[in-house]
RNA sequence: GCUGCUUUAGCUCAGGAGGUAGAGCACCGCCGUGGUAAGGAGGAGGUCCCCAGUUCAAAUCUGGGAAGCAGCU
Numbered sequence: 001g002c003u004g005c006u007u008u009a010g011c012u013c014a015g016g017a018g019g020u021a022g023a024g025c026a027c028c029g030c031c032g033u034g035g036u037a038a039g040g041a042g043g044a045g046g047u048c049c050c051c052a053g054u055u056c057a058a059a060u061c062u063g064g065g066a067a068g069c070a071g072c073u
Stems, first nucleotide, its partner, number of pairs: 001072007010025004019056001027043002030040002049065005
């Protein structure tokens, strides 16, 4: 230098033929117990890596860029 893959909640990851986002764990209180833990039922938490473009509408499509991983040279 070229090619491919990845980037979504605090962490690990789904979602990907466009219609403003989910799970598990963690966190917060509630129930429960003599009191904890386990368990049950809830809640909060994300401008979906960045900038543009297309579109009525973009996490999703297109272009450019950044970071990481792998391969080639």

Predicted 3D model of a 73-nucleotide RNA (transfer RNA) from Lactobacillus amylolyticus DSM 11664. Its Rfam family is "tRNA". About the family: Transfer RNA (tRNA) molecules are approximately 80 nucleotides in length. The sequence is in RNAcentral, with records from ENA. The coordinates come from a structure-prediction model, not an experiment, and the mean pLDDT is 82.